[in-house]
Molecule: transfer RNA
Organism: Microcoleaceae cyanobacterium
């Protein structure tokens, strides 16, 4: 320099066009003499920009980051 793939919550995974779900983790409350365990609840995310569409995590494009391959 060229090409391919990936990017969703603090972490690990879902959601293939109708607007984001769960587990663990965190916080609060309950339980317990206390801690742990357990129960209930809350907060928390689509890498950035642009485009297509009535509607985008999803489709297109560009940039950024990472992984791999070739030179």
């Nucleotide at each position: 320099g060229a090409g391919a793939c990936u990017g969703u919550a603090g972490u690990u995974u879902a959601a293939u066009g109708g607007a984001a779900a769960a587990a663990c983790a965190u916080u609060g409350c309950c339980c317990u003499u206390u801690c742990a365990c357990g129960g209930c609840a809350a907060a928390g995310a689509u890498g950035g920009g642009g485009g297509u569409u009535c509607g985008a995590u999803u489709c297109c494009u560009u940039c950024c980051a990472g992984u791999c391959u070739c030179c």